[in-house]
Context: one part of a larger RNA
């Protein structure tokens, strides 16, 4: 310089009540306006207490401030089933031996680590100021452990079974059909409430509601391969009844998968509305009506299932068979019993991640309703949320 420039998106505020020493700024109500493929929800990364709750106002907050992601204390995160582990390998890393290298140290077998992949047993509602697939309530499944009864075996051997062998798992993109199903919309129908200040509304009036898992049970639209049963065998580096491969006989369907759907779950739950008792931790607590039909449809699901195509599209383990081997007790149901570790607050297009800031950038996934539309675009709008801290 200068009380200057700037006070960080032109979504926008306005009144009124309330609390206070103090109020444009907190709090509560009405009203106005914004965002609605978000400026709303659910999750991961990250961050780490920023969550609720009560006190606070010295700094932080670009004004203010009774407010706050700010101080202060006290509280909060509940699991056999979520996601990690105790399972399985991928790129990559580690590496007994081991091979090279002045030295630290490099490379690499056997072995292991390592999810972004594989496996894998829970759903619905309810509740707190602050958690919930964890608390509760109901109705479930998984593994293992003992027990009753019951069959079977007990060397003529029921059963268990590999770290070894085989199937399996198991896979690419694109396009199109179909068969659902989530959502969505209408209803002169079913339930509830309403008859209205001002002309007109018992009328086909007018508002609002017309829900509801896992499981367990039945097995469909379909789609894949022919099934089955003997007999041979030099190949799966041992063995095999298993797989492979050769013959031969049967039979026309079997075996395999597979959404929805139906019944049950459930005389439950939820629910529109009604609605207290001390005008008060109240729309609480307690009650609780219908709960159907039509129409629309996904990028979800059958299922990378079919058809095509050239770039030719992990592995291991679970699993399920075969033996090797082990054996004297095993199966199945059925009520009982037991289930360890760590994650779980909250913020996650953000004022709490990553940009030195309460920063107009950035940030992976899923939901993503209505009307008009080819459509997630555009304009308006729900539920929600928010007016961007002078």
């Nucleotide at each position: 310089g200068a009380g200057u420039a700037g006070c960080g998106a032109a979504a926008a505020g306005a009144c009124a009540g309330g609390u206070g020493a103090g109020a444009a700024u907190c709090c509560u109500g009405u009203c106005c306006a914004c965002c609605g493929a978000a400026a709303g929800c659910c999750u991961a990364a990250g961050g780490a207490u920023u969550c609720c709750u009560g006190a606070g106002c010295a700094a932080g907050g670009c004004u203010c401030g009774u407010c706050c992601g700010c101080u202060c204390a006290g509280g909060g995160u509940u699991a056999g089933u979520c996601g990690g582990g105790a399972c399985c390998u991928a790129a990559g890393c580690c590496g007994a031996g081991g091979c090279c290298g002045a030295a630290u140290g490099g490379c690499g077998u056997a072995g292991g680590c390592g999810a972004u992949g594989g496996g894998a047993a829970a759903c619905a509602g309810g509740u707190c100021g602050a958690c919930a697939u964890u608390c509760c309530u109901g109705u479930a499944c998984c593994a293992c452990c003992a027990c009753c009864g019951g069959u079977c075996g007990c060397u003529u051997g029921a059963c268990c079974g590999a770290g070894g062998c085989g199937g399996g798992g198991a896979c690419g993109c694109a396009g199109g059909a179909g068969g659902c199903u989530a959502g969505g919309g209408g209803g002169a129908c079913c339930c509830g409430g309403c008859c209205g200040c001002c002309g007109g509304u018992u009328g086909a009036g007018c508002c609002g509601g017309g829900g509801u898992a896992a499981g367990c049970g039945g097995g469909u639209a379909g789609c894949g391969u022919g099934g089955c049963c003997c007999g041979g065998u030099a190949g799966g580096g041992a063995a095999g009844u298993c797989c492979g491969c050769c013959g031969g006989g049967c039979u026309a369907a079997a075996c395999g998968u597979g959404a929805g759907c139906c019944g049950u779950g459930a005389c439950g739950c939820c629910g529109a509305c009604c609605g207290a008792a001390c005008u008060g931790a109240a729309g609480u607590a307690g009650g609780g009506a219908a709960g159907c039909c039509c129409c629309u449809g996904a990028c979800g699901c059958c299922a990378c299932a079919c058809u095509g195509c050239c770039g030719a599209g992990a592995a291991a383990a679970g699993c399920c068979g075969c033996u090797a081997g082990g054996g004297a007790g095993a199966c199945a149901c059925g009520g009982g019993g037991u289930g360890c570790c760590c994650g779980u607050a909250c913020c996650g297009c953000a004022a709490a991640c990553c940009g030195a800031c309460a920063c107009a950038g950035g940030u992976a996934g899923g939901c993503g309703g209505g009307g008009a539309g080819a459509g997630a675009a555009u304009c308006c709008u729900c539920a929600g949320g928010u007016g961007c801290g002078c």